[in-house]
RNA sequence: GCCGCGGUGGUGAAACUGGUAGACACACAGGACUUAAAAUCCUGCGGAUGCAAAUCCGUGCCGGUUCGAUUCCGGCCCGCGGCA
Numbered sequence: 001g002c003c004g005c006g007g008u009g010g011u012g013a014a015a016c017u018g019g020u021a022g023a024c025a026c027a028c029a030g031g032a033c034u035u036a037a038a039a040u041c042c043u044g045c046g047g048a049u050g051c052a053a054a055u056c057c058g059u060g061c062c063g064g065u066u067c068g069a070u071u072c073c074g075g076c077c078c079g080c081g082g083c084a
Base pairs, nucleotide, nucleotide: 001083002082003081004080005079006078007077010026011025012024019067028044029043030042031041032040046057047056048055049054060076061075062074063073064072
């Protein structure tokens, strides 16, 4: 230099013919149980504004296509593998 795969919460990982992003698990927080812990169970858990209801934003970065993009197209960055 060329080719392939990948980049999504605090972490791992789904969402694949474009149509509610974050299911599920772990971690974490609050509660129940316990003399107290562990285990177990329940609830919550991206960001901003808000008393709340709710609204807006958020898939590595910048653009494009589209009514609508994690998904398709272009460029760039990073990681892994292969070829030279």
A computed fold for an 84-nucleotide RNA from a Patescibacteria group bacterium, annotated as transfer RNA. The organism belongs to Bacteria candidate phyla, within Bacteria. It was read from a public genome assembly.